[in-house]
Context: one part of a larger RNA
């Protein structure tokens, strides 16, 4: 001096862009953050139409029952997604992260690309209905019913398995008048993701020196997607260590941040990459992928309802709350763009994400006027009492309108999508803004609404009365203060910086 996710304290006009639980990974009231798809299923309820037909009338017509169509909607059963995306830094000293490899030792839904199919059968079961238990959660039986839900059965390009003969292995429809399109199945290949391993790299501590029995190898199995002591049966005695084994403390890594001439030293916020974890511990199930934040199971703690029999919950998601603390914001708006999921599309749904609110927390930029103006007014202060300073400062006179205020006018961020059309290249149309009546532009009017901190002994830029009187006090160091203090305290001055000034804490 620089810098910082800072606090405090005194001040405080705009704006633009950043940032904002660092401590209690403590406990959470309340709302939102994970769906969608009827063009894969069968119901129920509604609403249009339309056909048959009841009662009532002479009739119009009025009330109802069927049934078909087509919309909507609601629980369910099936697909998909819910393992992204968002939170946090407990845990880790590890192949856990960087960085180069290997992977003839492996997986991989959706996506491109290409080869083959895509016959035909069956038995349930949800919802509903119905009976029963339970305070509730919810759950037991009957009966019955659909499918792209399960289950055989044919065939078997390929796949796997075997030297070969051979042998084993699949499938679904749905839209559309058609053409066709979307699917399904089995397989090769791509590209994404992902797993496993292995060289070197990077924290402190020997007041830790010896550690290891699945511990180091082999053989044959289990077993995984996949090598492998992973696991497990025998058989052998290895392995590691002073180039710190092991055993203790801290710690998410990292690209990168601050400092610093560098070399390094110190950090790991915000943002991107990767890891871990999701009240606390264990499990595993489904799946292409989890041992799974708003999933299952079981233990425990804690908290809530309860008919005391039993049952619920899990903000380290976005907002909000107590709490602890020196100390960190809105129970905001919209899917308009930009991604994400579904869906054939419309469109749904998205606290991702755009935006706006709150904090001078940070940086950057404006402003808080401007020339003139000398009787150097009045006022403060000091004074040798003569003046000196405050000081062109005021006052006055002339202007100018950043910004705030106020009335117009007012964006860009939007294009794609859909609908017509065209062999196609393509033209046409037509919707869609949270931000926002916001920024921009255009008038008005007026010096009018904006300046403070902290310092003045030396370091170190700025001096002087007064008051006190080793007192009350100051202080980063050295040091003032005991009666003339330019070091306390107040006032006039004057220095520094400036919407900030200063203290404190950490860093280099």
């Nucleotide at each position: 001096g620089a810098a910082c996710g800072a606090a405090c304290g005194c001040u405080g006009g705009c704006g633009g862009c950043g940032u904002g639980g660092a401590u209690a990974a403590g406990a959470c009231a309340u709302g939102c953050a994970a769906g969608u798809c009827g063009a894969a299923c069968g119901g129920g309820a509604c609403u249009u139409g339309u056909u048959u037909u009841g009662u009532a009338g002479c009739a119009a017509u009025a009330c109802g029952a069927a049934g078909c169509a087509a919309g909507u909607u609601c629980a369910g059963u099936g697909g998909c997604g819910c393992a992204a995306g968002g939170g946090u830094g407990c845990g880790u000293a590890a192949c856990a992260c960087g960085u180069g490899a290997a992977u003839c030792a492996u997986c991989u839904g959706c996506c491109g690309a290409g080869a083959a199919g895509u016959g035909g059968g069956g038995g349930a079961u949800a919802g509903c209905u119905c009976a029963c238990c339970g305070a509730a959660a919810g759950g037991u039986g009957a009966a019955u019913u659909a499918a792209u839900a399960c289950c055989g059965c044919a065939u078997g390009u390929u796949g796997u398995c075997g030297c070969a003969a051979g042998a084993c292995u699949a499938a679904a429809g749905c839209c559309g008048c058609a053409a066709g399109g979307c699917g399904c199945u089995u397989u090769u290949u791509g590209a994404u993701g992902a797993g496993u391993u292995c060289g070197c790299g990077g924290c402190c501590u020997a007041u830790c020196a010896g550690c290891u029995a699945g511990u180091u190898g082999g053989u044959g199995g289990a077993g995984u997607a996949a090598a492998a002591g992973c696991c497990c049966a025998c058989c052998a005695a290895g392995g590691c260590u002073a180039u710190g084994a092991c055993g203790g403390g801290u710690a998410g890594c990292u690209g990168g941040u601050c400092u610093g001439a560098g070399a390094g030293g110190a950090c790991g916020a915000c943002c991107a990459g990767c890891c871990a974890c999701a009240c606390u511990g264990g499990a595993a199930c489904u799946g292409a992928g989890a041992c799974a934040c708003g999933g299952u199971c079981c233990a425990g703690a804690c908290a809530c309802c309860u008919a005391c029999g039993g049952g619920u919950g899990g903000c380290a998601g976005c907002a909000g709350u107590c709490g602890a603390g020196a100390a960190u914001u809105u129970u905001u708006c919209u899917c308009a763009a930009u991604g994400g999921g579904g869906g054939a599309a419309a469109c749904c749904c998205u606290g991702a994400a755009g935006g706006a609110g709150c904090g001078a927390c940070g940086c950057c930029g404006c402003g808080u006027g401007g020339a003139g103006g000398a009787u150097g007014a009045a006022g403060g202060u000091c004074u040798u009492c003569g003046g000196a300073u405050u000081g062109u400062a005021a006052a006055c006179u002339c202007c100018u309108g950043u910004c705030a205020u106020u009335g117009g006018u007012g964006a860009a961020c939007a294009a794609a999508g859909c609908c017509c059309u065209u062999c196609a290249a393509u033209g046409g149309g037509u919707u869609u803004g949270a931000u926002a009546g916001u920024a921009g532009c255009c008038g008005a009017a007026g010096a009018g609404g904006a300046a403070g901190a902290g310092a003045c002994g030396g370091c170190u830029a700025a001096c002087u009365c007064u008051g006190u009187g080793c007192c009350a006090g100051c202080a980063g160091c050295c040091g003032c203060g005991g009666u003339a203090a330019u070091a306390c305290a107040g006032a006039g001055g004057u220095c520094u910086c400036a919407a900030g000034c200063g203290u404190u804490g950490u860093u280099c």
Predicted 3D model of a 508-nucleotide part of an RNA (small-subunit ribosomal RNA, 5' domain) from an uncultured bacterium. The full RNA is in RNAcentral, with records from ENA and SILVA. Model confidence (mean pLDDT): 85 of 100. It matches the Rfam family "Bacterial small subunit ribosomal RNA". Its family is annotated with structural constituent of ribosome and ribosome in the Gene Ontology.